[in-house]
Molecule: transfer RNA
Organism: Oppiella nova
This record gives sequence, C1' cells and structure tokens, in this order.
RNA sequence: UCCAACGUAGUCUAGUGGCAGGACAGCUGGCUAAUUUAUUAGCCAGAAAACCCGGGUUCGACCCCCGGCGUUGGAA
Repeated sequence: UCCAACGUAGUCUAGUGGCAGGACAGCUGGCUAAUUUAUUAGCCAGAAAACCCGGGUUCGACCCCCGGCGUUGGAA
C1' cells in the first nucleotide's frame, strides 16, 4: 500500500428494515444466615446505563449503500 471480517451499556453478547434484549459487574431495596451489631455472605426484586463517526437510500436504518476512524486476519 492492497484485500477481507468486525465495531451494540463498564465487560461479554443477541438482534440484520418497524418497541434496542440477555448475562456478568456496579447501584438501591427486601428476605435469610453468620457474627464483629453494622458489616459480611447467599437468594429475590427494582432502577440506571449502549448501536464508532459523517453522508445517502427509505414512510421508517443498529440493519442497506458510500466515505472516514479503529481492531483483527491475510497479501505484497
């Protein structure tokens, strides 16, 4: 320099034209247990938090198209 794939909460990941989901971590509350009596552990519930950037197509874009940036792999 060229080619390909990927980019979604703090982390991992699903969703591939029509409501942005899940797990872990963190936060709040409840229950139980232990003890050091206000902490720890387990369980349950709740709330918050994300589509890499710009443009285009479309009634509507995380999704399709173009460009850029980044990561990974490959070629020279």